[in-house]
Context: one part of a larger RNA
């Protein structure tokens, strides 16, 4: 030279895209990160509506007596009684809902998101195999969904505990759970043909036995259930190659290595059992130790190669340490159970309660790595028929010159060259058109109007009054680091005197040091410039 997730040092306008615990897989307060669905159920509670009752209130109208007028049966007053109809205040009932949170039940909590501790290993790449497999939702296809039973929560009542959380007695509902019928190109046995293929084997018919199924909700538009077949997705096993040091690690191994039976799995298999043999691996490096997640790729190189493996993508493994199951189409499950540690925390001492390697965030450790931010508007994912909920994935916005890239700190003009530094042969030189003056321009930043895409679908935009447009005012707010002996681009003076320092290598300083240290001055990059460290 070039490079970094980079760190100190000095110095620091402004914008856009990236990227930010490489140390202690320590330890964690507090918030948030997985919920939805009332179109599966049954009950409660609230809002409202209808009708009941029970008290009250106001009151259209009816009109007994009385009492005045007189037109002698009609007005008028004043009223005991009827009593349509309204408001409220209490019981019960019934219905309605974009309502509430518990609770059955059904999908999803295996996806996304983090870490890299452990792994030299079928983890990984990479190219093949299942005739040895499994696959929810999803597509398609063809048949179906007949009739029946008991239960459990919720809640009610009793009751144990200080809570964590129970326990009994009693009720109910279902797409929850359980017989029954029905079924074939489904399973399983058993016979017969047939086709392929490397081996076990497989394919396709066909005939008999035995087995096994459903569920229903609606806003009538649909969404849902069972069985089976195909797909399509996602996974699961086995093979060849290749995959770092160490021989100062040379011998390893008993379920070991093969058989046979039997279990077991979704499936082959010592996967486990048992019984039989005595075999299997190794200098083409076995064991053993050590170090590491693997790859695409990243950085250098003209390549070949060498070095890494941060961000983004694939796979792998782990989720406090060790174990194990359980539910499930999937887990041996990061915000699921149990068991055992070890820490933390609560207690009434009997006994509970927790797991940021998710987002933020806090101590600690470090040279060192941010905000306890804003929204689901967009993309995407779970639930719902839907409306729509969730969603620290995600989209933003904050901090950090940490990286890259853009841009600004002004342009023209201005002398036989002002003051004022430095040097000097005292004559000058020289910073230097630099500056002071004159014109001129306004990016960026500041201040004012105006105002977006991204939104598709009626609406709905977090980013955001953000981009970006217009107009104002003024050279105005905006430059530093390193280095000057050779190497290597750039020299003088003063100051110290082998002192104090310098340094990458050579090597400078001991009285005229271009090599210390200041100043003048030149070189070099420039929001940066050095030093360090690692890599080619």
């Nucleotide at each position: 030279g070039g490079a970094u997730g980079a760190a100190c040092g000095c110095u620091g306008g402004c914008g856009g895209c990236g990227u930010g615990c490489u140390u202690a897989a320590c330890a964690c307060a507090u918030g948030c990160a997985a919920g939805u669905c009332g179109a599966a159920c049954g009950a409660a509670g609230c809002a409202c509506c209808u009708c009941u009752c029970c008290c009250g209130a106001a009151g259209a109208u009816u009109g007994a007596c009385a009492c005045a007028g007189c037109u002698u049966g009609c007005u008028g007053u004043a009223g005991a009684u009827u009593g349509a109809u309204u408001c409220a205040u209490u019981u019960g009932a019934g219905g309605u809902g974009a309502c509430u949170g518990a609770g059955u039940g059904g999908c999803g909590g295996a996806c996304g998101g983090g870490u890299g501790a452990g792994u030299a290993a079928c983890g990984c790449g990479u190219g093949g195999g299942u005739a040895a497999c499994c696959u929810g939702c999803c597509u398609c296809a063809u048949a179906g969904a007949g009739g029946g039973g008991g239960a459990c929560a919720a809640c009610a009542g009793u009751u144990g505990g200080a809570a964590a959380c129970g326990a009994c007695u009693g009720c109910u509902a279902a797409u929850a759970c359980c017989g029954c019928a029905u079924a074939g190109u489904a399973a399983g046995a058993a016979g017969a043909a047939u086709u392929c293929g490397c081996a076990u084997g497989u394919u396709u018919u066909c005939u008999u036995c035995u087995u096994g199924a459903a569920a229903g909700a609606u806003u009538u538009a649909u969404c849902g259930c069972u069985a089976u077949g195909a797909g399509a997705u996602g996974g699961a096993c086995c093979c060849g190659c290749g995959u770092c040091u160490g021989a100062u690690u040379a011998g390893c191994u008993a379920g070991u290595u093969g058989g046979u039976a039997a279990g077991g799995u979704a499936a082959c298999g010592g996967c486990u059992u048992a019984c039989c043999a005595a075999g299997g691996c190794g200098a083409c490096g076995a064991u053993c130790a050590g170090u590491a997640g693997c790859c695409g790729g990243c950085u250098u190189g003209a390549g070949a190669g060498a070095g890494u493996g941060a961000a983004c993508g694939g796979c792998c493994a782990c989720a406090u340490u060790g174990g194990g199951a359980c539910u499930g189409a999937g887990a041996c499950a990061c915000g699921g159970c149990c068991c055992a540690a070890a820490c933390u925390c609560c207690u009434a001492c009997g006994g509970g309660a927790g797991g940021c390697a998710g987002c933020a965030g806090u101590g600690g450790g470090g040279a060192a790595u941010c905000u306890u931010g804003c929204g689901c508007a967009a993309u995407g994912g779970g639930g719902g028929g839907a409306a729509c909920c969730c969603u620290g994935a995600c989209g933003c916005a904050g901090c950090g010159a940490c990286g890259c890239c853009g841009c600004g700190u002004g342009c023209g003009g201005g002398a036989c060259g002002g003051a004022g530094g430095c040097c000097u042969u005292c004559g000058g030189g020289u910073c230097g058109u630099a500056a002071a003056c004159c014109g001129c321009u306004u990016u960026c930043a500041g201040c004012a109007g105006g105002g977006a895409a991204g939104a598709g679908u009626c609406a709905a935009g977090a980013c955001u009054g953000u981009a970006c447009c217009u107009g104002c005012a003024g050279a105005a707010g905006a430059a530093g680091c390193c280095c000057c002996g050779g190497c290597u681009a750039a020299c003088u003076a003063c100051g110290u005197g082998c002192c104090a320092g310098c340094a990458g290598c050579c090597g400078c300083g001991g009285u005229a040091a271009u090599a210390c240290g200041u100043a003048g001055g030149g070189g070099g990059c420039g929001a940066g410039c050095g030093u360090u460290a690692u890599c080619c």
Molecule: small-subunit ribosomal RNA, 5' domain
Organism: uncultured bacterium